Small-subunit ribosomal RNA, central domain from Parcubacteria bacterium C7867-001, 350 nucleotides, folded computationally.
The prediction has a mean pLDDT of 87.
Context: one part of a larger RNA
RNA sequence: CUGGGCGUAAAGGGUGUCAAGGCGGUCAUAUUAGUCUUUUGUCAAAUCCGUGGGCUCAACCUACGGCUCGCAAGAGAAACGGUAUGACUUGAGGUUGGGAGAGGUGCGUGGAACUCACGGUGUAGGGGUGAAAUCCGUUGAUAUCGUGGGGAACACCAAAGGCGAAGGCAGCGCACUGGCCUGUUUCUGACGCUCACACACGAAAGCCAGGGUAGCGAACGGGAUUAGAUACCCCGGUAGUCCUGGCCCUAAACGCUGCUCGCUCGUUCUGCGGAGUAUCGACCCUCUGCGGGACUAAGCUAACGCGGUAAGCGAGCCGCCUGGGUAGUACGAGCGCAAGCUUAAAACUC
Repeated sequence: CUGGGCGUAAAGGGUGUCAAGGCGGUCAUAUUAGUCUUUUGUCAAAUCCGUGGGCUCAACCUACGGCUCGCAAGAGAAACGGUAUGACUUGAGGUUGGGAGAGGUGCGUGGAACUCACGGUGUAGGGGUGAAAUCCGUUGAUAUCGUGGGGAACACCAAAGGCGAAGGCAGCGCACUGGCCUGUUUCUGACGCUCACACACGAAAGCCAGGGUAGCGAACGGGAUUAGAUACCCCGGUAGUCCUGGCCCUAAACGCUGCUCGCUCGUUCUGCGGAGUAUCGACCCUCUGCGGGACUAAGCUAACGCGGUAAGCGAGCCGCCUGGGUAGUACGAGCGCAAGCUUAAAACUC
């Protein structure tokens, strides 16, 4: 190189955008360095293969013929590929009419609960647990009513629901803004797919500076439990959780399933559109497009299972795997304030 794989055995990059590279729809014409055919030269001899011959056979020796792979030059072919030119509309994109949505950013705003302060009523308990205790309370708690302040999160709606590339996104309103779906003509005319590197985004925790802090709550203190209890339970409680700006860049970042395109029985539920039928209108019914689920035919799979949202049948491109441990470690390098992250072995051992 050929070859086998990646849902669960080792293996899909956390996600997107994209230059190089790889790959590329239909028709026509021209061309030919890929490709194909052919000729010539070369490809030492031995070896190897076929036939014959010689040692009594064989190994061995020997004669003739042949082979592979490649290179060079010449001639030819034009299906495929390339190149050039022209054309096309089905791929892709645009315009236009509609549509849904927790998609994003900023500003504002609402009610419930909680907590704090003050005031009223009121009196001996409250709280907590398996049971207790620490704890709070006669300086008046718990309970209850009123007023005011504060921070964080948004019950019901809510769904097998929706949106987003992923992470993720949920009270309500406004402004700005990304993407998507669908209908109808229409426009451009292959403008496409994938993508090492690069760039951007990237939960939580963590870090830096400034603010904020109701509840919760690592650490920590105390009470219990226990042989012990650096825990589980209870009473407290600091970082943190929240906001602004800047870092970090990881994850069971999971559908443990890369992206794009084509093809391949059915049934059913659901979200958002469209058309027909029906109707006064709506529902119903039929068809159709894009999503989200369930069950399955064929097929696939080691099995489990997957099955038009494929793990089926094919094509293109990228990433990754190659026994376990050592080890996602050491060293080196890059990045980071740090924590650490990325890249990534070997000796040895089973």